The RNA shown here (transfer RNA) has 76 nucleotides and comes from a Porticoccaceae bacterium. The RNAcentral record of the sequence draws on ENA. Model confidence (mean pLDDT): 81 of 100. Rfam family: tRNA. Gene Ontology term of the family: triplet codon-amino acid adaptor activity. The family's RNA type in Rfam is transfer RNA. RNAcentral records the identical sequence in 2 taxa.
RNA sequence: GGGCCCAUAGCAUAACGGUUAAUGCACCCGACUCAUAAUCGGUAGACUCUUGGUUCAAAUCCAAGUGGGCCCACCA
Numbered sequence: 001g002g003g004c005c006c007a008u009a010g011c012a013u014a015a016c017g018g019u020u021a022a023u024g025c026a027c028c029c030g031a032c033u034c035a036u037a038a039u040c041g042g043u044a045g046a047c048u049c050u051u052g053g054u055u056c057a058a059a060u061c062c063a064a065g066u067g068g069g070c071c072c073a074c075c076a
Base pairs, nucleotide, nucleotide: 001072002071003070004069005068006067007066010025011024012023013022018056028042029041030040031039049065050064051063052062053061
């Protein structure tokens, strides 16, 4: 330098272009216990990497950029 893939909550993942973006674990609160763990119940937490475009409507489609991963090439 070229090609492909990925970016959504602290972590791991969902989400047909259409309901104020869902689930598990973790955190926090409560129940249980002498206590802790396990277990059970509950609360909160992301406007989806950035900018622009398409559309009545974009996490989703398109473009550019940023970051990450894999492969190839080049230099040494």